[in-house]
Context: one part of a larger RNA
């Protein structure tokens, strides 16, 4: 000298980009972060609209024997899943992605380099198919039990949910003779012909989208093994019994002591085994001319972990942060039988702490989820708010002004000196403040129309191109434009040497500085104050820390 997620102190004007619990993986009130499909089901609890009744008011209009009656817009009460919806619910697909932390972990855990015994939803290329039955079980209705969470028992009832059969070259076992296995329908349009018909319409049948099955590839993604790196300590020298091999058997998507049983008696280790301590690893970052040494914040991969600790279930995947079972500490509710929960998402709280933000805003973008598809969800993101934490920019005037004013220091009393510095004269408005204009961030999406492809078809559908209508959270921002008026906007530190910058005063080994040498005991350029100056500046000093 750089350098920093920093904290203190003393200021302290604007932006712009980043960053912001390094401590107690402590503990948590409240809200939100994971749904979504009605084009897979039965349905209708809620909104709206249709239609059909009734009660109860009643505008108009008509009749009227003036007492009345009719008509019935409209309000009010009811019924119909019919039409848009849709709450619970069966059913599917996410909920293994995204996000948080760094406790654990010295390991094949990470980086790199290889490998072989694998598996992979959705996506994609091909290839064959989708035929016929069945039988439940939520929802609902009834009835019990429980304060509650919820929970039992009867009854109906549908599917892309479940279960046979049939078919299957390919696929699987296989002794090669055989033997094993699948699927689902949904919505849309259609002129002839059919069939059922309550005459309203369903249905076959054509044809389009989406879907489902089997298998062969790809893509991605994932599990596996290995070669070499990859902290400190010997005041840690032995260390191991499923250990180390092999045989049968077993498990598993896979190769393996991964599990089992037997046989052998081996692995390992001074190139440091094993024990202890410490630490998530890298890409990166800081430093340094390198070499190397430090660190692993943001931001990317990777690994671990979700209140501890077991455990497994569904699933293409998970031993699963906002899923489940047991066991524990804790916290709440209880009618004392019994139950509920898990912020290391976002924010917020309480506690620790030198010390770290808003219980904000939109899904406009960009990405994910789920849907045909419109769209819904989305603390992911995008934005915005705090904070000089940091980086970079900016401005707090400009020119001109000697009577070298006046006041301050200082003086050898003559003047130095603060100083063109102020004043005053002429300018200019950066940025602020007031008003005015105002973006791009917007691709899509609906709706028509054209002409293409499918197709019997001028339906539908699918992609084109054109009009038209529409979608911004930031934000009336950014940026431009006018108006003001020098007007709103300078501090810190440091002056004895190392180190750029000196004098009086006061103090008098006292009060005090100090990074190291060292200053202070009556003229201290080292303490405290002034005046001048030095050096940096919206900062500047100090502490702490690395090279």
């Nucleotide at each position: 000298g750089a350098u920093u997620g920093a904290a203190c102190g003393c200021u302290g004007g604007c932006g712009g980009c980043a960053u912001g619990c390094u401590u107690a993986a402590c503990a948590c009130a409240u809200g939100c972060a994971a749904g979504u499909c009605g084009a897979a089901c039965g349905g209708u609890a809620a909104c709206a609209g249709g239609c059909c009744g009734c009660u109860g008011g009643g505008a108009u209009u008509c009749c009227u024997u003036c007492g009345g009656g009719a008509u019935g817009a409209c309000c009010u009460u009811g019924g119909c899943g019919c039409u848009g919806a849709c709450g619970a619910g069966u059913g599917g697909c996410g909920g293994a992605c995204g996000g948080g932390u760094g406790a654990g972990u010295a390991a094949c855990g990470c980086g790199u380099a290889g490998g072989a015994a694998u598996c992979u939803g959705c996506c994609u290329g091909g290839c064959a198919g989708c035929g016929g039955g069945g039988g439940a079980c939520a929802a609902c209705c009834c009835c019990g039990g429980g304060a509650a969470a919820c929970c039992g028992g009867g009854g109906c009832u549908a599917a892309u949910a479940c279960c046979g059969c049939a078919u299957a070259u390919u696929c699987c076992c296989u002794a090669c003779g055989g033997g094993g296995g699948a699927a689902a329908g949904a919505c849309g349009g259609g002129g002839a012909c059919u069939u059922c018909u309550u005459c309203g319409g369903a249905g076959g049948c054509c044809u389009g989208u989406c879907g489902c099955u089997g298998c062969c590839g790809g893509a991605u993604g994932a599990g596996c093994c290995u070669g070499c790196g990859u902290u400190g300590g010997a005041u840690u020298a032995g260390u191991u019994u499923g250990u180390u091999g092999g045989u049968g058997g077993g498990g598993u998507a896979a190769a393996g002591g991964c599990c089992u049983a037997c046989c052998a008696a081996g692995g390992c280790g001074a190139u440091g085994a094993u024990c202890c301590a410490u630490a998530g690893c890298u890409g990166g970052u800081c430093u340094g001319a390198g070499a190397g040494g430090g660190u692993g914040a943001u931001c990317a991969g990777c690994c671990a972990c979700a209140c501890u600790g077991g455990g497994a279930c569904u699933g293409a995947g998970a031993c699963a942060c906002g899923g489940c079972c047991c066991a524990g500490a804790c916290u709440c509710c209880u009618a004392c039988g019994g139950g509920a929960g898990g912020c290391a998402g976002c924010a917020g709280u309480g506690g620790g702490g030198a010390a770290u933000a808003u219980u904000g805003g939109a899904c406009a973008a960009u990405g994910g989820g789920c849907g045909c598809a419109a769209g819904c969800c989305u603390g992911a993101u995008c934005c915005a708010g705090c904070a000089a934490u940091g980086c970079c920019g900016c401005g707090u005037g400009u020119g001109u002004g000697a009577a070298g004013a006046a006041g301050g220091c200082c003086u050898u009393c003559g003047g130095g000196u603060u100083g063109u510095a102020a004043a005053g004269c002429a300018c200019u408005u950066u940025c602020g403040a007031u008003u005015g204009g105002g973006a791009a961030g917007a691709a899509g999406g609906g709706c028509g129309c054209g002409g293409g492809g499918u197709u019997a078809a001028c339906a539908g559908c699918c992609g084109c191109g054109c009009g038209c209508c529409u979608u911004g959270a930031c934000g009336g921002u950014a940026c431009c434009g006018a108006u003001u008026g020098a007007a709103g906007a300078a501090g810190c530190a440091c002056c004895g040497g190392c180190u750029a910058a000196c004098u009086c005063c006061g103090u008098g080994c006292c009060a005090g500085c100090a990074g190291c040498c060292g200053c202070g005991g009556u003229a201290a350029u080292a303490c405290g104050g002034a005046g001048g100056g030095u050096g940096c500046a919206a900062g500047c000093g100090u502490u702490a820390a690395u090279c």
Molecule: small-subunit ribosomal RNA, 5' domain
Organism: uncultured bacterium